[in-house]
RNA sequence: CAGGUUGGUUGGGCGAUCGCAAAAGGAAUCCCCUUUUGAGGAAAGUCCGCACUCCGAAGAGCAUGUCACCGGGUAACUCCCGGGGCAAAGUAAUUUGCCGGACAGGGCCACAGAAAAUAACAGCCGCUGAAUCCCCGGAUUUGGCGGUGAUGGUGAAAAGGUAGUGUAAGAGACUACCGGCGCAGGUAGUAAUAUCUGCGGCCAGGCAACCCCUGACAGGAGCAAGGCCAAGCAGGAAUGAUGAGGCUGCUCGCCUCACUUGAAUUCCGGGUAGGCUGCAAGAGGGAUUGGGAAACCAAUCUCCCAGAUAGAUGAUCGCACACGCCACCUCGGUGGCGGGACAGAAUGCGGCUUAUAGACCGACCUGGGCU
Numbered sequence: 001c002a003g004g005u006u007g008g009u010u011g012g013g014c015g016a017u018c019g020c021a022a023a024a025g026g027a028a029u030c031c032c033c034u035u036u037u038g039a040g041g042a043a044a045g046u047c048c049g050c051a052c053u054c055c056g057a058a059g060a061g062c063a064u065g066u067c068a069c070c071g072g073g074u075a076a077c078u079c080c081c082g083g084g085g086c087a088a089a090g091u092a093a094u095u096u097g098c099c100g101g102a103c104a105g106g107g108c109c110a111c112a113g114a115a116a117a118u119a120a121c122a123g124c125c126g127c128u129g130a131a132u133c134c135c136c137g138g139a140u141u142u143g144g145c146g147g148u149g150a151u152g153g154u155g156a157a158a159a160g161g162u163a164g165u166g167u168a169a170g171a172g173a174c175u176a177c178c179g180g181c182g183c184a185g186g187u188a189g190u191a192a193u194a195u196c197u198g199c200g201g202c203c204a205g206g207c208a209a210c211c212c213c214u215g216a217c218a219g220g221a222g223c224a225a226g227g228c229c230a231a232g233c234a235g236g237a238a239u240g241a242u243g244a245g246g247c248u249g250c251u252c253g254c255c256u257c258a259c260u261u262g263a264a265u266u267c268c269g270g271g272u273a274g275g276c277u278g279c280a281a282g283a284g285g286g287a288u289u290g291g292g293a294a295a296c297c298a299a300u301c302u303c304c305c306a307g308a309u310a311g312a313u314g315a316u317c318g319c320a321c322a323c324g325c326c327a328c329c330u331c332g333g334u335g336g337c338g339g340g341a342c343a344g345a346a347u348g349c350g351g352c353u354u355a356u357a358g359a360c361c362g363a364c365c366u367g368g369g370c371u
Stems, first nucleotide, its partner, number of pairs: 001367010013319006020038007040342001044353002047351005052222004064218005069083005084099006100213002105211002107207003121152002123148012160178006179203002181200008226277004235268005242258006284303008321340001323338007
């Protein structure tokens, strides 16, 4: 320098004008004026885990669901960090997937194959019946009974591998070495695990993403939770004759309507519409220091940082900038045009997943060049 791997940060800036929402102040709940504040890294999907609230007197169990190598972190998690084993991709840095139990039991293993789990189809071997041939004992063909996992064929998979002993033929039947499994012990490590030694022929498979078994965790519903206030209508109680409208702004009067089958007023409980609250000082943000390999934790200082309710957070213009395209040339500059992704809070928080133009920083790997 080029290519790559990986971790993190940021994701538009400044100014003007006109708007929107909230709060505070102005004699001021609306209007008016002033000031201040006003989306995100994912506010998204709603997939996990919590806080908070109600239900349940409280607790236990069953069912069901989730998780499942080890250690650590956390309020908690199926999340995060670090480590282990197996498999795969890459020269490498690194990345991806998987991880309890198959001697508790049931079930399944396509096609092919005799057989898919208490293995004889062909072949090989022994005994034996019959037939034929040569001739006095053999050979061939064919049948029966038995042995055999060494050979063949099928298959993803056929009951460890190689060599030898052994045998009628064979076989972990036996021996040596290799591989696996189990048991015992040593070493390193908190552990998973790694490694070494010895012993046991123990070697009869796979699937738990089929049921199942073992262990751990989970009571249910959710801010439309829940709490408070409370029109109207209906209900109850008390009092008991007026009340409403018009002429008419008021008093009287008159007219109309309702009314003792109860007008009107007051009070009561529940509670609809509606309002307030929950609801913004928090498992909070920033900085510094310390602990830790990291996730993360602690201390000190500092900041206050959206709360709308059919849902405010927007638009236009100017300047410069990232970036893209085009033209020109002195080849890295000039000019012109375009131009900033994904997206949008609704109780809050921690994660995961998904979307995302561009910019910046760190670490590592491979190749090349120079010193």

A computed fold for a 371-nucleotide RNA from an Anaerolineales bacterium, annotated as Bacterial RNase P class A. It matches the Rfam family "Bacterial RNase P class A". It is annotated as a ribozyme. Rfam links the family to the GO terms tRNA processing, ribonuclease P activity and dimeric ribonuclease P complex. Taxonomically the source falls in Anaerolineales (Bacteria, Bacillati, Chloroflexota, Anaerolineae). The gene name in the source record is rnpB.